Bacterial RNase P class A from a Haliangiales bacterium, 336 nucleotides, folded computationally. It matches the Rfam family "Bacterial RNase P class A". It is annotated as a ribozyme. A source record names the gene rnpB. Its mean pLDDT, the model's own confidence on a scale to 100, is 77. Of the family's consensus pairs, 93% are formed in the model.

RNA sequence: GGAGGCGUCGAGGUGAUCGCUGGCGCCGCAAGGCGCGAGAGGAAAGUCCGAGCUCCACAGGGCAGGGUGCUGGCUAACGGCCAGUCGGGGUGACCCGAAGGACAGUGCCACAGAAAACAAACCGCCUCGCGAGAGGUAAGGGUGAAAAGGUGCGGUAAGAGCGCACCGCCCCUCCGGCGACGGAGGGGGCACGGCAAACCCCAUCCGGAGCAAGACCAUGCAGGGGGCGCGCGGCCCGCGCAAUGCCCCCGGGUUGGUCGCUGGAACUCGUCGGUAACGGCGAGUCUAGAGGAAUGAUCACCCACGACAGAACUCGGCUUAUCGACGGCUCCGACG
Numbered sequence: 001g002g003a004g005g006c007g008u009c010g011a012g013g014u015g016a017u018c019g020c021u022g023g024c025g026c027c028g029c030a031a032g033g034c035g036c037g038a039g040a041g042g043a044a045a046g047u048c049c050g051a052g053c054u055c056c057a058c059a060g061g062g063c064a065g066g067g068u069g070c071u072g073g074c075u076a077a078c079g080g081c082c083a084g085u086c087g088g089g090g091u092g093a094c095c096c097g098a099a100g101g102a103c104a105g106u107g108c109c110a111c112a113g114a115a116a117a118c119a120a121a122c123c124g125c126c127u128c129g130c131g132a133g134a135g136g137u138a139a140g141g142g143u144g145a146a147a148a149g150g151u152g153c154g155g156u157a158a159g160a161g162c163g164c165a166c167c168g169c170c171c172c173u174c175c176g177g178c179g180a181c182g183g184a185g186g187g188g189g190c191a192c193g194g195c196a197a198a199c200c201c202c203a204u205c206c207g208g209a210g211c212a213a214g215a216c217c218a219u220g221c222a223g224g225g226g227g228c229g230c231g232c233g234g235c236c237c238g239c240g241c242a243a244u245g246c247c248c249c250c251g252g253g254u255u256g257g258u259c260g261c262u263g264g265a266a267c268u269c270g271u272c273g274g275u276a277a278c279g280g281c282g283a284g285u286c287u288a289g290a291g292g293a294a295u296g297a298u299c300a301c302c303c304a305c306g307a308c309a310g311a312a313c314u315c316g317g318c319u320u321a322u323c324g325a326c327g328g329c330u331c332c333g334a335c336g
Stems, first nucleotide, its partner, number of pairs: 001332004006327005012302007020039002023036005041308001045319002048317005053210004060237004065206005070084005085099001086097004100201002105199002107195003122141002124137005149167006168190001169188008214259004223250006229241003266285008303306001
């Protein structure tokens, strides 16, 4: 200098003026006015997971259905995160993994090929034979994504785990590790391919609906018909309530307000435990809450000339969009 990989941080700043939405205080009968202070994000997004909260039996049993799927830990929980194991990719920093089970059963493996699974023999090799052919064999060739362990030596008529050595595989024992797993030793000639992002089996988890949940106040109206069950939402059971009850349909009325609604598994700093995720303790802070829905505009100066993008019950994640700055680390090249 070039290429790459990982992590962290920021999201224009300051001042002035005029506005918008909440909060508090004061004034005012009220409408409103004045003052002080606050007012979008790292993703507020997609709504993909997991929870809180609310209602229905505070949620029970079974079937069906669905999610997850190496190990240990973290967490309220998770399909998330951390630490590891194994496998794969990369020269490397590092990255990726839908990573349980194929002797429980069923099924599939296109084309090619003799044969696609408890084997089989097209060419070939060997023996017999004049030949046709018969028998042996699975070294070599050929097909295929995949052909019943690989390499070498011996052996044989030719061959073959037929025998042996090493590698691989299976079993046993020991050692290390909580575990996934790893290592060592011994034994077995090898025991029948792949697919479970095919059905399925195993383990584990899941009741349903969602803030238009739900609770309350006020205003207003007109009842009529049907059903016997309704809550319960895929089905069955079970439970609870019920005739002054409940449900369905038609018709009529209200179209206002309050709560839920932002103090919370919160945030910042310090300290302790832990490799870490995270947790304990202490101190401090209050940080949007609308309901046609606010956070904007103008001017001045500075700079890197400003990307993606706008809360709607709230959190924890994941994913996607996007501008810039910084710091280690890796590889290559040149020079000293």